About this RNA:
The RNA shown here (c-di-GMP-I riboswitch aptamer) has 77 nucleotides and comes from Methylomonas lenta. Rfam family: c-di-GMP-I riboswitch aptamer. From the family's description: GEMM was predicted in a large-scale screen for bacterial structured RNA regulatory elements. Gene Ontology term of the family: cyclic-di-GMP binding.
RNA sequence: AACAGAUAAAGCCACACUUGUCGUAAGACAAGGUCGGAAAGCAAGAAUCUUAAUUCAAGAUCGUCCUUGCUGCCAAU
Numbered sequence: 001a002a003c004a005g006a007u008a009a010a011g012c013c014a015c016a017c018u019u020g021u022c023g024u025a026a027g028a029c030a031a032g033g034u035c036g037g038a039a040a041g042c043a044a045g046a047a048u049c050u051u052a053a054u055u056c057a058a059g060a061u062c063g064u065c066c067u068u069g070c071u072g073c074c075a076a077u
Stems, first nucleotide, its partner, number of pairs: 005074001012037002017032006035063001041070004045065002047061005
């Protein structure tokens, strides 16, 4: 440096559920929680979901993806 991702180690993220707040809703945020994750990091695309007002649509999810681009921890062998 490269490769596989280990019953290793360090750090990281945090499902369901609970409480509070916000939102019409999908959901979001905060505090617990710890099922899981090597990109469960960022951007885009697709897909799915929601809808009070609006009909020019608007919003939510990447913990939905054998998708694309960029970046990235550790590391037996």